[in-house]
The part of an RNA shown here (large-subunit ribosomal RNA, domain II) has 680 nucleotides and comes from Candidatus Saccharibacteria bacterium YM_S32_TM7_50_20. The prediction has a mean pLDDT of 86.
Context: one part of a larger RNA
């Protein structure tokens, strides 16, 4: 990993509701007794037939109350209950199944290990050389010195023995702690044999929460015990109808619950809900505005206050400042002299066949998500977060978006080698136009991106000059007072400063537009004439492009090929394109009608949680009816049949039991639970 078998809403009691059955203003017995193939007694008692009140009590009323008031609960309008049985739900029990960590009680453990007690055992070899003592020296005597002797030490080196700091290797191992190298202790707080003691609310501990039999922040074992688990996982056949929620309030509550909301089933109600139109309403949002509350802009007038200056003061003055006034331009969720669209409410009319409402049974849901839009938070960040409205997914398949829950189109009962369309497409991959017309783009822009930059190019508008010759180009001139004055070493158009930047000659020529010189010189421009000959320049708006443009495996920012249209814009006609629509046939559900049991017509049939309905199969029971050695069950191949769970027939195998029908009862259906057992 696979296969086979086993494996999860049960049973009892009580109660609610629904269906069926018996009897019915009544219904039923219980314990028990007598009988015994299931019966007959038994009315104690329970529910119902009258309620109200705390109660006394009163009674179709009663309670409150002073009340013949009002109000509460009833009666009446409309009398139906009761017992059994089936289904479903709840409560109490283990209560759908498996699963803790733990808690408590009784025992078993110190053959591992910790400490201790008793009694034994072990420690190659080498080194060092304490005290004491002898001898010699030394002293008054000592101390002391030297030399021998001696053999101390939690002394030194190092085997056995004990240990394990580092590294290697092992790590489905040789091994649930071993192996190799290296290393620490090795006469001691040493190591060790045997016997014994201490026990879990405990022991022992040179202390690590260590150790107490591969188990230790509290051993193991049996029991309470099916502890509890708001948690995780799992929960077994089929078809049909409908079909949610991820919200609110409360919660030691937030991944749980209760009530409401939303689903379903039944009953009742019978122009209800909804939609459309008209009419009537209130509002203070969007917008707008600046009167108010605040913020804020321009210019002005001059009135007042404060500050500065002058003045002894009176007072004067002010290129300072505040407020007021006039004027110009703005801002606001907590501003409003204004003010929509929607939404909401009501009435009337139309439409609308239940989609409404009430009651009763049963749920599930309380982690939601993206997108569009209106707002709050955040950075007008987030596949961010929180509300409102909408939509899809959730619970929705199909077509498009290359691929892609939430985007666009569209809601799959089944079949068809039929037709028409939606979104999106029509050169090839790839179904359908290499379609028509007019433009644009040259960037592969299309097919990623901003501020900003630019004689890219198309369109529009305004304006200046121009046959009295413009713009460009070419030829010529561009002078004089004068080197203007000042400054300066110099300053001559051209470092800088000044200005009535003047005047003259002129076709024209600045007291000079740049380059240049130390200063001059030189080149050039403005300006003028000539040649030439018809448009030339400036500004604004706009379409499509250009630059700006750097990333990690590999082109890699059209899905690819490839495209100059097969790109973009406008207009148009065809076609393709889905499980959409239509057509034909079939199945089922609901409603209505009937020749009332099968047809006709209409509407429908995606679906998770979930509600409701109808069935299939397995084992057994009762009754009945069948099959079988001329071959039962089981296993295996095939055919037929039913919407399906399934059923029937037949070949082979097998070798002794097994079905149909009606009703009943369940240990009643397996793919999942790191399920259990066995096998491969």
């Nucleotide at each position: 990993u696979c296969c086979a078998g086993c494996g999860a809403g049960u049973u009892a009691u009580u109660g609610g509701c629904u269906g069926c059955u018996g009897c019915a203003a009544g219904c039923a017995u219980a314990a028990g007794a007598c009988a015994u193939c299931u019966g007959u007694c038994g009315g104690a008692u329970g529910c119902a037939a009258a309620g109200c009140g705390a109660a006394a009590g009163c009674g179709a009323g009663u309670c409150u109350g002073a009340a013949u008031a009002g109000g509460g609960c009833g009666a009446a309008c409309a009398u139906a209950g009761u017992a059994g049985u089936a289904g479903u739900c709840a409560a109490u029990a283990g209560a759908c199944c498996c699963g803790a960590a733990a808690c408590c009680g009784g025992g078993u453990g110190a053959c591992c290990u910790a400490a201790c007690c008793a009694u034994g055992g072990g420690c190659a070899g080498g080194c060092u050389g304490a005290a004491g003592c002898g001898c010699a020296g030394g002293u008054a005597a000592a101390a002391c010195u030297g030399u021998g002797u001696g053999g101390a030490g939690g002394g030194c080196c190092g085997a056995a023995c004990c240990g394990u700091a580092g590294c290697g290797a092992a790590u489905u191992g040789c091994a649930a702690a071993a192996c190799g190298c290296c290393c620490g202790g090795a006469u001691g707080a040493c190591c060790u044999g045997u016997g014994g003691u201490u026990a879990g609310a405990g022991g022992u501990g040179a202390a690590a929460u260590g150790c107490c039999a591969a188990u230790c922040g509290a051993a193991c074992u049996c029991g309470g015990a099916g502890a509890u688990a708001g948690c995780u996982g799992g929960u077994u056949c089929u078809c049909c109808u409908c079909g949610a929620a991820a919200u609110a309030g409360c919660u030691u509550u937030a991944g749980g619950g209760c009530u409401a909301g939303c689903g379903u089933u039944g009953u009742a109600c019978g122009g209800u809900a909804g939609c459309u139109g008209a009419u009537a309403g209130g509002g203070g949002u969007a917008g707008a505005g600046c009167u108010c509350u605040g913020u804020u802009u321009u210019g002005g007038a001059c009135u007042g206050g404060g500050g500065g200056c002058c003045g002894c003061a009176a007072g004067g003055u002010u290129a300072c400042u505040c407020a007021c006034c006039c004027u110009u331009g703005a801002c606001a969720a907590a501003c409003u002299a204004c003010g929509a669209a929607u939404a909401c409410u009501a009435u009337c009319a139309g439409u609308g066949g239940a989609a409404c409402u009430a009651c009763a049974g049963c749920a599930g849901u309380c982690a939601g998500a993206a997108c569009g839009u209106c707002g709050g938070g955040g950075c007008u960040a987030a596949g961010c977060u929180c509300g409102g409205c909408g939509c899809u997914c959730g619970a929705a398949a199909g077509g498009g978006a290359a691929a892609c829950a939430g985007c666009c189109c569209a809601g799959a009962c089944c079949a068809c080698c039929a037709u028409c369309u939606a979104a999106g497409g029509u050169c090839c991959c790839c179904a359908a136009g290499u379609c028509u017309a007019u433009g644009c783009u040259a960037a592969g822009u299309g097919g990623g991106a901003a501020a900003c930059g630019a004689g890219g190019u198309g369109g529009g508008a305004u304006u200046u000059c121009u046959u009295a010759a413009a713009c460009a180009a070419u030829g010529a001139g561009g002078a004089u007072g004068u080197u203007g004055g000042c400054u300066u070493a110099g300053a001559a158009g051209c470092a800088g400063c000044c200005a009535u930047u003047c005047a003259u000659u002129u076709a024209a020529a600045g007291a000079g537009u740049g380059c240049g010189u130390a200063a001059c010189a030189g080149c050039u421009c403005a300006c003028u004439c000539a040649u030439c000959a018809a448009g030339a320049g400036a500004u604004c708006c706009u379409g499509c492009g250009c630059g700006g443009a750097a990333a990690a495996u590999g082109u890699a920012a059209c899905g690819g090929g490839g495209c100059u249209a097969a790109g973009c814009a406008u207009a148009g006609c065809a076609c393709c394109g889905a499980a959409g629509a239509u057509g034909u046939g079939g199945a089922c559900u609901c409603u209505a009608g009937u020749u009332u049991u099968a047809c006709u017509a209409g509407a429908g049939u995606g679906g998770u949680a979930g509600a409701g309905g109808a069935g299939c199969g397995u084992u057994g029971a009762u009754a009945u009816u069948g099959c079988a050695c001329u071959g039962a069950a089981g296993c295996u191949g095939g055919a037929c049949u039913g919407u399906g769970a399934g059923g029937u027939c037949u070949g082979g195998u097998g070798g002794a039991g097994c079905g149909g029908u009606a009703u009943c009862a369940a240990g009643u259906g397996a793919g999942a639970a790191u399920g259990c057992u066995g096998g491969a």